Transfer RNA from an Oscillospiraceae bacterium, 73 nucleotides, folded computationally. NCBI's taxonomy places the organism under Bacteria, Bacillati, Bacillota, Eubacteriales, Oscillospiraceae. It was read from a public genome assembly. It matches the Rfam family "tRNA". It is annotated as a transfer RNA. Model confidence (mean pLDDT): 82 of 100.
[in-house]
RNA sequence: CGCGGCGUGGAGCAGUUGGCAGCUCGUCGGGCUCAUAACCCGGAGGCCGUAGGUUCGAGUCCUACCGCCGCAA
Numbered sequence: 001c002g003c004g005g006c007g008u009g010g011a012g013c014a015g016u017u018g019g020c021a022g023c024u025c026g027u028c029g030g031g032c033u034c035a036u037a038a039c040c041c042g043g044a045g046g047c048c049g050u051a052g053g054u055u056c057g058a059g060u061c062c063u064a065c066c067g068c069c070g071c072a073a
Base pairs, nucleotide, nucleotide: 002071003070004069005068006067007066010025011024012023013022019056027043028042029041030040031039049065050064051063052062053061
């Protein structure tokens, strides 16, 4: 130099026939309890690695770049 996979709230992951971004845990508030845990209810928190392109519309398709992992040499 070449090939492949991944990059989505604090963590781990879904979402891939393009159509308003979700799950579990965590976190905050409340309920229950003598109290804690468990359990129940509610909330906050991400514009989806970066920059462009296609499209009425992009997390999803295309291009370049960045980072991580692997294969080959």